[in-house]
RNA sequence: GGUUUAUAAAGAAGUGGCGAGAGAUCAGGCUCUGAAACCCACUGGCAACCCUCCGCAAAGAGAAGGUGCCAAUUCCUGGCCCGGCAAAUAACCCCGGGAAAUAUAAAUU
Numbered sequence: 001g002g003u004u005u006a007u008a009a010a011g012a013a014g015u016g017g018c019g020a021g022a023g024a025u026c027a028g029g030c031u032c033u034g035a036a037a038c039c040c041a042c043u044g045g046c047a048a049c050c051c052u053c054c055g056c057a058a059a060g061a062g063a064a065g066g067u068g069c070c071a072a073u074u075c076c077u078g079g080c081c082c083g084g085c086a087a088a089u090a091a092c093c094c095c096g097g098g099a100a101a102u103a104u105a106a107a108u109u
Base pairs, nucleotide, nucleotide: 001109002108003107004106005105006104007103008102013043014042015041016040017039021032022031023030026078027077028076029075044070045069046068049066050065051062052061053060074101080098081097082096083095084094
C1' cells in the first nucleotide's frame, strides 16, 4: 500500500520551539492564523478499538500497556446512485436517503 469489518452530531489543552500559511483531495463557501496558527517536542487530558478484570454468554467494570484523538459534525455543500418527480416519461433547483471518498481501529495480505 491492498482487502474486510466497525466507528465518525459526544469528549478532551497548557508550555516550549519554529515562523507562514492551515483546515485530506477538486470546486464553492466558511473558519483558524504574526495576540504565532499548521507542524514538532514535553507535560496533561479525552475516549475505550486492541487490552485487563468479571462472566457460560450477553451485560458490566477498569485504564497499566499498544494505537488514536484533544477548533468548528469527517468544518459545511457539491461531483455518483435512488426516491419525492411529472407527457419535455428528461435535466436543473429544492428536500430526503444511500454510495463513494477520507480518518481511525482491529484483523488479514
Source information:
This is a predicted structure of a 109-nucleotide RNA (SAM riboswitch aptamer (S box leader)) from a Sphingobacteriaceae bacterium. The source organism's lineage runs through Bacteria, Pseudomonadati, Bacteroidota, Sphingobacteriales and Sphingobacteriaceae. The prediction has a mean pLDDT of 84.